[in-house]
Context: one part of a larger RNA
Order: sequence, then structure tokens, then C1' cells
RNA sequence: GGACGAACGUUGGCGGCGCGUCUAAGGCAUGCAAGUCGAACGAAUCCUUGUUUGUAGCAAUACGAGUAAGGGUGAGUGGCAAACGGGUGCGUAACACAUUGGUAACCUGCCUCGAAGUCGGGCAUAACGCACCGAAAGGUGUGCUAAUUCCACGAUGGGCAUGGGGGGACGCAAGUCAUUCCCAUGUAAAGUACAAAAUACGCUUCGAGAGGGGCCUAUGGUCUAUCAGCUUGUUGGUGAGGUAAUGGCUCACCAAGGCAAUGACGGAUAGGGGGUGUGAGAGCACGACCCCCCUCACUGGGACUGAGACACUGCCCAGACACCUACGGGUGGCUGCAGUCGAGAAUCUUCCCCAAUGGCCGAAAGGCUGAGGGAGCGACGCCGCGUGCAGGAUGAAGGGCUAACAGCUCGUAAACUGCUUUUCCCAAGGACGAAUAUUGACGGUACUUGGGGAAUAAGAGGUUGCUAACUCUGUGCCAGCAGCAGCGGUAAUACAGAGACCUCAAACGUUGUCC
Repeated sequence: GGACGAACGUUGGCGGCGCGUCUAAGGCAUGCAAGUCGAACGAAUCCUUGUUUGUAGCAAUACGAGUAAGGGUGAGUGGCAAACGGGUGCGUAACACAUUGGUAACCUGCCUCGAAGUCGGGCAUAACGCACCGAAAGGUGUGCUAAUUCCACGAUGGGCAUGGGGGGACGCAAGUCAUUCCCAUGUAAAGUACAAAAUACGCUUCGAGAGGGGCCUAUGGUCUAUCAGCUUGUUGGUGAGGUAAUGGCUCACCAAGGCAAUGACGGAUAGGGGGUGUGAGAGCACGACCCCCCUCACUGGGACUGAGACACUGCCCAGACACCUACGGGUGGCUGCAGUCGAGAAUCUUCCCCAAUGGCCGAAAGGCUGAGGGAGCGACGCCGCGUGCAGGAUGAAGGGCUAACAGCUCGUAAACUGCUUUUCCCAAGGACGAAUAUUGACGGUACUUGGGGAAUAAGAGGUUGCUAACUCUGUGCCAGCAGCAGCGGUAAUACAGAGACCUCAAACGUUGUCC
């Protein structure tokens, strides 16, 4: 000198774009953050319309019961989503990450393309009814019912699976590989909308793709030897189990190996990368915001479901903590968005909207979405703008200085005259973002026009040298200053005040950290 997720002090007009718990991965009140589909299903209930009918009435009509169609509602079964999106950096020195290859050792819902099919049967169960237990949370028994729920029920089926056999290529062989043929065995399906058909959306099996993931490999990136030896599933083999898949991943048996000064093992520290800061570069330091990967979800462990989890707002067990309780027993998990207590030098609103972009569900209409879009607070940062311009000498008053009544300086500065209106205030109009119609939170915002009036807007640090800027008064090694050198003991340009001046400027200084 540059930089910062900064803090502190003094000061503070506006706008744009960013950023904002670096500490206690400490505890959390409250609300919201993942639902959706009635075009999968049965029942309930409400409304409307039509219709049949009962009672009252001459009738209009009123009340009620049934039935059909349409629409709504909140539970339940079922499907898809909930494994994404959002947060954190505790742990981790590791195939965690980055780069390079491999997978002939693998998986893949939704999506795209291709081929074929979608025939027939059956058992249940929730909702609901009844009975019962419990303070509650919730639960038990029994009876009925539907489906795109379930069936180790039947049929059909091959380019699927398993087993056996034949031929081919490579190889000394064990065997590996591609592909074809034959045989045996096994295995599918679900419907819905439309009056129906056509059609559409689905469903089943197989093949291919895209995108996503699993596993393996080499190389790379911290400190420490005041850590020198470490290791028994340890290292390898055979067999088996397990997995989508290789593998001591697990197990039985066998062998005795494996790693290490090219630093094993131990300890400390730490998420990694793209990048960021600085620097001429080499390098050094760092990894906030944004993007990719990993990791965790009160602490520890476990599996279930599923294409995908060992699952932040799912389940089970244990523990700590907190809450409710009728004392028997229950409930909870903000490292989501706000917010609160605490800790701290220190870090925001319990705001608006799904209008846009995207996500999930749905045939759609649409629903949900604290993702996201916006607004609010904070000079925390960067950038831009303004606080006026021109004229004006009785060089006013006043302050300061003075060899002191002569002057110098603040100083064209002010007053005064003229001008301008960025900004500000008032009023009127008023978007783009939105798509062919509808649809805008932001927002009556940006912007435009008119009116008003210099009006609403300057400070901070410094002035001995380094280092731009000097005098007076007070003080008297005192009080104090200070980054270093050093100032202060009676004329202090170094302390304090004043005036003047210098620098930067909506900031200026101080502290901390890095280069």
C1' cells in the first nucleotide's frame, strides 16, 4: 500500500447492486416450511335440479321420505411425491475431495424410442356399525364392504430368468468371451374418462437410450520423530454366506503373512474443490456469499418401506433434556423461514406473494411450495450523485496574530444582486417484467410532466521528523502525548485550549487478521 462476512469511536443527505451469528453443532415459546389426485375405490354428509310419494290445504304452498343427475366438504383405502428442494461444517487426513482411467463386477422410478401383450378366477381389509378399555395419547374384540390393494390361483407368452446339451473365437491349460441352436422348468397384467365406439391416460414383459447413482484404480493437496515400530479379520488362499455388484464385506478351515525413515502407527489441526486476497511473477495466506462433491440432523444404535434412505419436519430401542398427567402413562426435537433466551466485540422482519422462474401431484381446472420472487432493518462493503453557481471590497462586524493603534489574516468568505433545481416537498399521469384472452406480490414503485423554493444535506483525523500542514495562550519531567525516533524540569510548532492550515470526505479514524 492492498484486502475484510469485521468490531469500536466520532459523524451521517440520497440511490443502485451486493452482504449480514465468524461465538454455544447451546436451549427453544408461537406460526408457517410437503403435499396432491374424486378421471383408482367404497361409504358419509351438505347444496342444487329433475322425478315418485306421504301429511296439511280447494289451491298456491309448507314440512317430510325415496330415487336419479350435477356440484362441494372433511376423514379412510389406494397411487405418486415425501431420498428433491432448504440448512449445517460436528465429525472426517479418508477413494472424503480433485484430476485420470476402469466396471467383461453393477443398479436405475419418472422421461424418450422400439417390440409384444392387457384373458379368467379368488381371499381379505380400512372406512362404517356394535360392544368395551383409557384422564389423555391411544387401543381391543366382533360384524359388513370396494378398488389401479393383495393372491407361493389358472391361461397365454419370448428377444426374460434358471438348469442342461451342441457348435464358434481366444488360450498351453484352467477358463474367458460373443453369439446361435435345441431341450426342460419358471414367471405377466388394471383399469379409468366418454352413453358407446374411436381415442386418451394408464398397466404387464422385454430391448435400447438419456439423465442419475454404486464400486474399483493411479496421481495430488496439513503439521508433528519430544510418536519408531504397527497389525490377528490382521495379509493371502479355498469354500460358503451376503450384496444390484467386486471384495475379509461376513463366516469356517488352511498358510504366516501385510505395512514402515519414500515416515507405518500414534498425536494435533482441518470438510474438499471451482475459487478468493495479495504479489511483477514465483509464491504465501484463505475456502464468507455463488456453483459442484462430501458430511450431519437432540446423543448413540438399528432396520422397515421403496427405483432410490439406513431417511432433518418417517419408524423402533436406549440415553440426556423439556413439557402434559387423574401418577397408571404419554408427548417433543428450528444445524428450514421468521422469532426468543443464552453466549459474545459482533450480525436483521415472528413482513408480502405464488405474478414470474422452478419443483411435486393432477387428464385438466387447479392445489401445495419460508425453494424462489420481493419488500423491511444495518454506511457492513463497492459504485454513483448531492450539500449550489456567477457577480460582489464600506476588504463590514467579530475571532486570531502583531516590532501594537500602523497593519496582517479568516476573506469574495458574509451581507447584497442575479441564476439554476440534481436532490427535497406537493400534485397529475404511470409502466416493462405477462404469455394470443384472464392473471403483477413488488407498486401507485421506477419513470414522465407541472408547481414550490438555495431551499432538506459536512464531518473526521492530523499539523517535531518519517509526512502534506504553524502560531498564540495555559501547564512546568506535573498533567499528559506516542506507530518508531522521542516530546514535557518557565518562551513546548510534540501536552491542553484557541485561531490558522493540511489530508480524505458521507465518511474519517482506531483495533484485529492476511499478503